[in-house]
RNA sequence: GGACUGCGGAGUAAUAUACAGGUAAUCUACCCGUGAGACCGGGAUAACUCAGCGAAAGCUGUGCUAAUACCGGAUAGGUGCCGGAUCUUCGGAUCCGACCAUGAAAGGGUUGGUGCCCUUCGGGGUCUUCAGCUCACGGAUGAGCCUGUAGCCUAUUAGCUAGUUGGUAGGGUAAUGGCCUACCAAGGCGAAGAUGGGUAGCCGGCCUGAGAGGGUGUCCGGCCCGACUGGAACUGAGACACUGUCCAGACUCCUACGGGAGGCAGCAGAGGAGGAUCAUGGGCAAUGGGCGCAAGCCUGACCCUGCGACGCCGCGUGGGCGAUGAAGGCCUUCGGGUCGUAAAGCCCUGUGAGAGACUAAGAACAGAUGGAGGGUAAAUAGCCCUUCGUCUUGACUCGUCUCAGAGGAAGGCGCGGCUAACUACGUGCCAGCAGCAGCGGUAAUACGUAGGCGCCGAGCGUUGUUCGGAAUUACUGGGCGUAAAGGGUGCCUAGGCGACGUGUAAGUCGGGUGUGAAAGCCCUCGGCUCAACCGAGGAAUCGCGCUCGAUACUGCAUGUCUUGAGUGCAGAAGGGGAGAGUGGAACUCCUGGUGUAGCGGUGAAAUGCGUUGAUAUCAGGAUGAACGCCGGUGGCGAAAGCGGCUCUCUAGUCUGUUACUGACGCUGAAGCACGAAAGCUAGGGGAGCAAACGGGAUUAGAUACCCCGGUAGUCCUAGCCGUAAACGAUGGGUACUAGGUAGUGGAAAUUCCGAUGUUUUCUCUGCCGUAGUUAACGCGUUAAGUACCCCGCCUGGGGAGUACGGCCGCAAGGCUAAAACUCAAAGGAAUUGACGGGGGCCCGCACAAGCGGUGGAGUAUGUGGCUCAAUUCGAGGCAACGCGAAGAACCUUAUCCUGGGCUUGACAUGCUCGUAGUACCAACCCGAAAGGGAAGGGAUCAUGGUUUCCAUGAAGCGAGCACAGGUGCUGCAUGGCUGUCGUCAGCUCGUGUGGUGAGAUGUCGGGUUAAGUCCCAUAACGAGCGAAACCCCUGCCUCUAGUUGCCAGCGGGUAAUGCCGGGGACUCUAGAGGGACUGCCUCGGUCAACGGGGAGGAAGGUGGGGAUGACGUCAAGUCCUCAUGGCCCUAUGCCCAGGGCUGCACACGUACUACAAUGGCCGGUACAGAGGGAUGCAAAACCGCGAGGUGGAGCAAAUCCCAUAAAGCCGGUCUCAGUUCGGAUUGGAGGCUGCAACCCGCCUCCAUGAUAGCCGGAAUCGCUAGUAAUCGCGGAUCAGCACGCCGCGGUGAAUAUGUUCCCGGGCCUUGUACACACCGCCCGUCAAGCCACCAAAGUUCGGGAUACCCGAAGUCGCCGAGCCAACCCGUAAGGGAGGCAAGCGCCGACGGUAGAUCGAGUGAUGGUGACUAAGUCGUAACAAGGUA
Repeated sequence: GGACUGCGGAGUAAUAUACAGGUAAUCUACCCGUGAGACCGGGAUAACUCAGCGAAAGCUGUGCUAAUACCGGAUAGGUGCCGGAUCUUCGGAUCCGACCAUGAAAGGGUUGGUGCCCUUCGGGGUCUUCAGCUCACGGAUGAGCCUGUAGCCUAUUAGCUAGUUGGUAGGGUAAUGGCCUACCAAGGCGAAGAUGGGUAGCCGGCCUGAGAGGGUGUCCGGCCCGACUGGAACUGAGACACUGUCCAGACUCCUACGGGAGGCAGCAGAGGAGGAUCAUGGGCAAUGGGCGCAAGCCUGACCCUGCGACGCCGCGUGGGCGAUGAAGGCCUUCGGGUCGUAAAGCCCUGUGAGAGACUAAGAACAGAUGGAGGGUAAAUAGCCCUUCGUCUUGACUCGUCUCAGAGGAAGGCGCGGCUAACUACGUGCCAGCAGCAGCGGUAAUACGUAGGCGCCGAGCGUUGUUCGGAAUUACUGGGCGUAAAGGGUGCCUAGGCGACGUGUAAGUCGGGUGUGAAAGCCCUCGGCUCAACCGAGGAAUCGCGCUCGAUACUGCAUGUCUUGAGUGCAGAAGGGGAGAGUGGAACUCCUGGUGUAGCGGUGAAAUGCGUUGAUAUCAGGAUGAACGCCGGUGGCGAAAGCGGCUCUCUAGUCUGUUACUGACGCUGAAGCACGAAAGCUAGGGGAGCAAACGGGAUUAGAUACCCCGGUAGUCCUAGCCGUAAACGAUGGGUACUAGGUAGUGGAAAUUCCGAUGUUUUCUCUGCCGUAGUUAACGCGUUAAGUACCCCGCCUGGGGAGUACGGCCGCAAGGCUAAAACUCAAAGGAAUUGACGGGGGCCCGCACAAGCGGUGGAGUAUGUGGCUCAAUUCGAGGCAACGCGAAGAACCUUAUCCUGGGCUUGACAUGCUCGUAGUACCAACCCGAAAGGGAAGGGAUCAUGGUUUCCAUGAAGCGAGCACAGGUGCUGCAUGGCUGUCGUCAGCUCGUGUGGUGAGAUGUCGGGUUAAGUCCCAUAACGAGCGAAACCCCUGCCUCUAGUUGCCAGCGGGUAAUGCCGGGGACUCUAGAGGGACUGCCUCGGUCAACGGGGAGGAAGGUGGGGAUGACGUCAAGUCCUCAUGGCCCUAUGCCCAGGGCUGCACACGUACUACAAUGGCCGGUACAGAGGGAUGCAAAACCGCGAGGUGGAGCAAAUCCCAUAAAGCCGGUCUCAGUUCGGAUUGGAGGCUGCAACCCGCCUCCAUGAUAGCCGGAAUCGCUAGUAAUCGCGGAUCAGCACGCCGCGGUGAAUAUGUUCCCGGGCCUUGUACACACCGCCCGUCAAGCCACCAAAGUUCGGGAUACCCGAAGUCGCCGAGCCAACCCGUAAGGGAGGCAAGCGCCGACGGUAGAUCGAGUGAUGGUGACUAAGUCGUAACAAGGUA
């Protein structure tokens, strides 16, 4: 000297830190300055020697010795006390003096020199030199202590404190101080947050931000704290000491078991933990530190190197040319595009890596040596200083040149939007993605892969964290009527805010000054090739202190005023409050009278009451509660609230006056008081009403709604509770900012007075509205406008106004008030729709009024179901079901089933090869056919050539390749077509206008219409698609035309017939026109649109019918009409035979025929329209009972045929019966079509004649006029098959002049929590899974107030019989002084006992909440949500 450096951040919320101060209350080794001094003496002891103990660590004893070690004395300017002087911030400081007391040292060491002296010849003395020693004062540096200010969370911590606060005295310290002790007093701190709890080293700074802020404290720097854990002191200038000591504890190690040793939060390194963090490197060369006179030694401080893309910065991975735009990949509309000048190729360059060579700077001190100058000194020795040369010192790193060669050097993420960048394939709510919203269920730019593209680039992406955006905690810079948010109301404390003058100058403002360390940030300049990095200077550090000023504002002091506020006086209104008294009506009960069978109640009923007499009615009596009319967006009150009348007590308000006070004011955390209803306690009271409860109904149920009863309660007294949609969902105060109108209570003016009126003014209560404001709605002098002051409150939804804690309460419960977890929303206002068991207006065979049906029967037909080898497929409320199908025996027909076959195919196009006995025809064989085989016959065209022929080619055929083919899938990939709302009257656009916007207006309103039809009105004006009209049919007329149609007149003829001549008149045909337009009249109406009535007319207000179907809806229907994307099949293609689509316990739809007399049957007889006809319609005639057959005239048709229309009419019969109704079913016999009628056709005749049916339950359909009903006829399809379908005509009604209801629709309006739009939305229990939280008998762990026990080390104190050299006395022995050990005491760590209390974990079980495609029960809410 080890108190520096180095390391770490556990503790610490103040003993810390930062900034500014104080220290007259202090210390400071080494360093510097000044002054003085260093004199005379003394006794020991290490090392060492000897002896001994121990395993070791180490220890003991004996003997000797030195000092800059230790001790005594002297001296001293120090210190204390006393006196005086000066200064003073009055605390003290400085100086002087006397006595007393106290009180230093080392003249030792040493280098060199040297004249002189001494010498034992080693040296010594003296002088000089160097480094030291002591005292005092001062400086510098460092430190101690004190003060102010500042910086975290929590009040679910509100009271804390006994050395506590102060004083006196003492102790202690370098020093102030309860720092400690004794005594005295009873203080001290705290809502401006004490105390407690949690968390945390603080700062310069760093990150972010426009700033204000927010976050943070790693690296560098300052401070603090720590050194295994706890305690303690010693030494020292400095420590209560990182690598010192002692004690205790935990741990590790050594041991001979007796005892010992240790402390990496120093540098490396190891283990462990963890998501994760390096080398047991080099050097003291530099910088710095310690020691030393110095050389030098020490230095894991430090300087370097290594490892790590951890960060920042710079650089490279190449440059130029290069289009057959190569190959290849990917995409493709198959043309091409793109990767892409990219590559290859050619020509270059050389950073960096590699090899070799060369060479700076970090180095200057110091030292040695030589010279010069100066100082010291007796000295030209020596030493010191300055200066000029020479020599010596590098751990590590730079740079330059040469060589060769593009060589060894590019990745990561993304590509649906935000957000730059797109395609293909795979996958098919799977696999997966995801920051948010969200992608994925067969065409995924969202998953995976590829190609391409985008962004960055030695990085890129992810995760975490912080700030920003976020005005989303709002100081700058937000809000609270309805989105979250005004306290239920008042009084009041603290606090905040508040009139004029003067003074002051605390705040405030300005100047100066000190400080605000350095680094960092910023600016300028400079140094590394640049930059990062570094250096220098400046600026800044927005703060604090001191000082000088300013005085508007605030504060403080003081003075003043009357307008704020209050008082007085004169008046006024009032359900303001409290108490006492009193009144009538009604209800109920009681008594009595009259009176008799019901009353009551409801949607309808029942329970209930009543013959023991109810209800009703009359009279009397009793009790309780509430106060009709007046009565009123009228009054009063702070709010809650207050209503018969009278009296007493009492509060507030308003008007007028301007007499008095003189700011006395406003707000108001805490606090106090009041506070509807319900509820609670005690005692009363109890008429009516009425939770609970009982009964009756309703209902699927009905613990409800309705009804009959009925107890708490409702009332009073006293006391709790303290909450409400306690609402104007709007805190209080003051001021300002257009009005109009209505009401309440006053006053004044006007008038001579009164009434009344008018005007003005104050208070209060409403409505409308300007500016303004608001997201909008709205508010708007009673603000939600414009401002100021004060208070309360809010910060996504749920969890939750809940848990825990605390306070209050008798309880019920109230006040205060979280978190985990979970969601991506919750919410406001307005908009458009849709919907409503909302409203208004109005339509439709929607209902009603009618007529006829269906549902019952039999049959037909379609469908479901069942069955089957198969019963092909589709259609599914209306809007599938006599539908696709305008016609399934085979075919059709679909592989639907069984079986047999074909494979470039039944069909198309292209290419290659082959082919004359080829194509083609085909006997015959197998076969059910298809198909397979096959004798035989047997060609055509074009070109060329040696022309009975040959070659080539075409066609055909065969083989092969591309491909064909698919009624296979997806109608939720599509086109087209269609259905439906609906022939409903709607749907939109341009411009304009107003709205922030969605959107509105137009299109609403008043009329009117079939109509958004038209008129009027109108911030709208116009327009389009729809409606209407235009088109077709039909009804009347005219013209034209007149055959095949017609026949009036004329003529002829017949048994008869337009049969014939002829005619165009009529009917008709089919072309062109006319006609109907509310045109006319009248009435109504807005002088309108239009409507009622009328005339005329064939027809009248759209004449009747058809075609025509807006924007859209239903992912409606159709991939099996057709077309088509994608997917699939080589049999899922194609051919064939047979079967099936026709199966039958059943169920439904649609029809036919009936049940009969308005009918059946028989006979006679009359009148249509529209169609069809050539593989066709078919006449006459003949045959057959008939179906039909034979036959074949005529007719491509106003000519001929189908073709007799039927109902009807006339006559007859049947007579109410399962029949002369009805015709199913069955038997027999036939006919027709067809290759073929078994499965499986139609028709005819004869027979059968239904234990079908006698008019059809609930329910349901059609129709408003030539309609319904009824009657027949035709046609398409078709070989045949029609009760279906599409048409045609004949006969031909009834009812409705209404809109309550059912259904559907249109317009306006209203509500909405719906928007997949009410077939919507949505609530709660229960059940299941999962998660979180709470309670809980307890249990475990930790902290810990307080009290006590034990008491180590150690300081301090007492004692000190043992021990002790220095000093004193003494010759000595010995004694004294002083000290030490030991002992005792206070304190005291660890430890122990008890433990208030706090925190954490866990806990059977109980509870709550959140979440989870398709669970159960109901239907609470949203519409009047079906009971607002």